SAM riboswitch aptamer (S box leader) from a Gammaproteobacteria bacterium, 114 nucleotides, folded computationally. It matches the Rfam family "SAM riboswitch aptamer (S box leader)". Rfam describes the family as follows. The SAM riboswitch is found upstream of a number of genes which code for proteins involved in methionine or cysteine biosynthesis in Gram-positive bacteria. The literature on the family includes a 1998 paper in Mol Microbiol by Grundy and Henkin, "The S box regulon: a new global transcription termination control system for methionine and cysteine biosynthesis genes in gram-positive bacteria". It was read from a public genome assembly, where an Rfam model found it. The prediction has a mean pLDDT of 85.
């Protein structure tokens, strides 16, 4: 920086510097001097890695896979669903460029690979 593989409607805040922008990227909507955004320090949420236990499959072990638990260590993560649309399709009526679903793509995190 690229590729694959999971996941993305759940969950978690204080306090200190600082001082205008911020929510990835456009529109919309929202946060924001009652100090956001970021950074530091403390708290914490979750359970990708990681461990234990049952269970599927096996003659049997491994390995996988499904549940279910624990949290010390590496990531993460702690406004709004990935804030909400964007592309593509399917319904629905009150026909409005409304609403609902669905899948793409793009983003974000992990793990793995080069």
């Nucleotide at each position: 920086u690229a590729c694959u593989c999971a996941u993305c409607g759940a969950g978690a805040c204080c306090g200190g510097c600082u001082g205008a922008g911020g929510g990835a990227u456009a529109g919309g909507c929202c946060c924001a001097g009652u100090g956001a955004c970021g950074c530091c320090g403390g708290g914490g949420c979750a359970a990708c890695c990681u461990c234990c236990a049952g269970g599927a499959c096996u003659u049997a072990c491994c390995a996988u896979c499904c549940u279910g638990g624990a949290a010390a260590g590496g990531u993460g993560c702690c406004a709004a669903c990935u804030c909400c649309u964007g592309c593509g399709g399917u319904g629905a009526c009150c026909u409005g460029a409304u609403c609902a679903c669905c899948g793409a793509g793009a983003g974000a995190u992990g793990a793995g690979u080069g």